[in-house]
RNA sequence: UACCUAUCAAGGCAAAUUUUACGAAAGUAUGAGACGCAAAGCCACGGGCCUAAAGCAUCAUUAAUGUCACGGCAGCCGGGUUGCCAGG
Numbered sequence: 001u002a003c004c005u006a007u008c009a010a011g012g013c014a015a016a017u018u019u020u021a022c023g024a025a026a027g028u029a030u031g032a033g034a035c036g037c038a039a040a041g042c043c044a045c046g047g048g049c050c051u052a053a054a055g056c057a058u059c060a061u062u063a064a065u066g067u068c069a070c071g072g073c074a075g076c077c078g079g080g081u082u083g084c085c086a087g088g
Stems, first nucleotide, its partner, number of pairs: 003088003012037002017032002020029003035075001041081003045078003048073003055067004
């Protein structure tokens, strides 16, 4: 330096649920909490998934229905990028 492993030690993250805040929602941030995680660090680039406010269409009234990402998910998969400790 490259690759492999997650058995020991140290350290790290934190699902469900929940507090508060933001948001139309999905969801995000934060405190509590641990199902799990060796990139469960970061980036929406490809696929996928979630939501559907505005817009558009229908309808005809302030509503309803449909459609749509410019909103999200990195703890769905792939890709890009950076990287700690220990062992081999």
This is a predicted structure of an 88-nucleotide RNA (c-di-GMP-I riboswitch aptamer) from Sporolactobacillus shoreae. The sequence was found by an Rfam model in a public genome assembly.